The prediction has a mean pLDDT of 75. Bacterial RNase P class A from a Bacteroidota bacterium, 378 nucleotides, folded computationally. NCBI's taxonomy places the organism under Bacteria, Pseudomonadati, Bacteroidota.
[in-house]
RNA sequence: CGGUCGGUUCGGCUUGUCGCUUGUUUGAAAGAAAGCAAGAGGAAAGUCCGGACAACCAAGGGCAGCGUGCUUCCUAACGGGAAGGCACCGGAAACGGUGACAGAGAGUGUCGCAGAGAAAAACCGCCGAUUGCGAAAGCAAGGCAAGGGUGAAAACGUGGGGUAAGAGCCCACGAUGCUUCAAGGUGACUUGAAGGAGGGAUAAACCUCACGCGUUGAAAGGCCAAAUAGGCAGUGAACAGAAGCGGCCCGUUUCGAUUCCUUCGGGGAUUUCACUGUGGGUAGGCCGAUGGACCUUGUGGGCAACUGCAAGGCUAGAUGAAUGGCAAGCUCGGGGGAAACCCUCAGACAAAAUCCGGCUUACAGGGCCGGCCGACAU
Numbered sequence: 001c002g003g004u005c006g007g008u009u010c011g012g013c014u015u016g017u018c019g020c021u022u023g024u025u026u027g028a029a030a031g032a033a034a035g036c037a038a039g040a041g042g043a044a045a046g047u048c049c050g051g052a053c054a055a056c057c058a059a060g061g062g063c064a065g066c067g068u069g070c071u072u073c074c075u076a077a078c079g080g081g082a083a084g085g086c087a088c089c090g091g092a093a094a095c096g097g098u099g100a101c102a103g104a105g106a107g108u109g110u111c112g113c114a115g116a117g118a119a120a121a122a123c124c125g126c127c128g129a130u131u132g133c134g135a136a137a138g139c140a141a142g143g144c145a146a147g148g149g150u151g152a153a154a155a156c157g158u159g160g161g162g163u164a165a166g167a168g169c170c171c172a173c174g175a176u177g178c179u180u181c182a183a184g185g186u187g188a189c190u191u192g193a194a195g196g197a198g199g200g201a202u203a204a205a206c207c208u209c210a211c212g213c214g215u216u217g218a219a220a221g222g223c224c225a226a227a228u229a230g231g232c233a234g235u236g237a238a239c240a241g242a243a244g245c246g247g248c249c250c251g252u253u254u255c256g257a258u259u260c261c262u263u264c265g266g267g268g269a270u271u272u273c274a275c276u277g278u279g280g281g282u283a284g285g286c287c288g289a290u291g292g293a294c295c296u297u298g299u300g301g302g303c304a305a306c307u308g309c310a311a312g313g314c315u316a317g318a319u320g321a322a323u324g325g326c327a328a329g330c331u332c333g334g335g336g337g338a339a340a341c342c343c344u345c346a347g348a349c350a351a352a353a354u355c356c357g358g359c360u361u362a363c364a365g366g367g368c369c370g371g372c373c374g375a376c377a378u
Base pairs, nucleotide, nucleotide: 001374002373003372004371005370006369007368008367009366010365012330013329014328015327016326017325018324020039021038022037023036024035025034026033041349045360046359048358049357050356051355052354053217054216055215056214060250061249062248063247065213066212067211068210069209070084071083072082073081074080085101086099087098088097089096090095102208103207107206108205109202110201111200123148124147125144126143127142130141131140132139133138156174157173158172159171160170161169176197178195179194180193181192182191183190184189221287222286223285224284231278232277233276234275235274236273237272241255242254243253257271259269260268261267294313295312296311297310298309299308300307301306332347333344334343335342336341
C1' cells in the first nucleotide's frame, strides 16, 4: 500500500415560510385568534430476559415444573456488563478469537459401518518351558496380549531387566488425573515436593448436586355518567359443603343466614348470600400517561464496568392515532478534473403507544481500534 474478517461509533446542520399536536401566556363569561417552548430511533424492531407499577391478596409449607452453572466485582435486578482464571484454536512471539466452563468414581443410556472385540475380547500371529501322542520333524492340551490388522477411539508412553514367549511383572525417566504439604493470590487458580492409582468419550442424553423462581399484564387496573330486565333457571346453606393467586396436596381464611307450616323423618315454602348457566342494556368521558433506579457539566475514587459530591436542566404523550411540506445554503459521501473548480446531493435499516435496564436481529456510507494474508521498502 492492497485485500479480507471482527468490534465500536456517527448515520446530519442552519435560516425563512406555511401547516399539525401538547403545554403555557394574553384573550374571556364561553369561544375564536395571537405569542412563546417542545415534538418519532440506534435500533422505536423481535417480545428473548430482568424489573417498576397494578390486580388477585389475608397467608405458610411440600411435591411437580422451570431457570442458571469457573472466580471476583458492578447493578434495583438479570440468563446482563467489567476484569480475571482455565481449556482449545491461530500465530515464531507479543497478541487475538471461541467456550451451553458444576458432576462421568451414585445410577441408566448412546458411540453407525469396519473389526475377534467398543468396555472386556483373540482375526493374523508369538511360545509350546509343564503334560499327552510320535523314532524324529511335528501335532494337540495349554499360555500371551508385547508385534500386525480394523477403526475417530482397542488395557498410559519410552528404555531396560525378566520370561518358554510375554505383560507395570520389576526398575528408571516421563504424561494424566487424585490426595497431602509448602509458597503466591480476595478468589477461580499458579509453581514446587511427596505419596499412591490405572477400562475411553458423551450430561444443548436421562440423571445427580448447588443456588434461585407466584400468576396475569395497560385490551393491567381505577373513577364518573347513562341505560336496561340487579330478568329467568339450577345447586348449596352444618359436623357435610361452597368459595379463595398457577398444576396438585396439606395447612389456613371467609361464608355457612331469615321467616312460616309440619306427618317431627328432617320435609316443604319464602327471603338473603355464594356459585353455574341463559338472556337483555350500555359501549360515552376522565385517570393510569410520563419528574425518572432521569439527563448534562465539573470534580474525587476505581485497570474497567461503575460510583461519591456539587451545580444546572425538564427534553413527545397521541387515542383512529400529531411530530410535516416547500425554498435556499452548509457539510459528509459519490462522479469528473493536473489543480482551481464543476455536477449530483442526505442516499442504508427503518416510525413512539405504560415506562425503564439489557440481549438479539437489520443497516448504504464515513471515522476509530484490533487480527490475518499478500506486495514493496528498511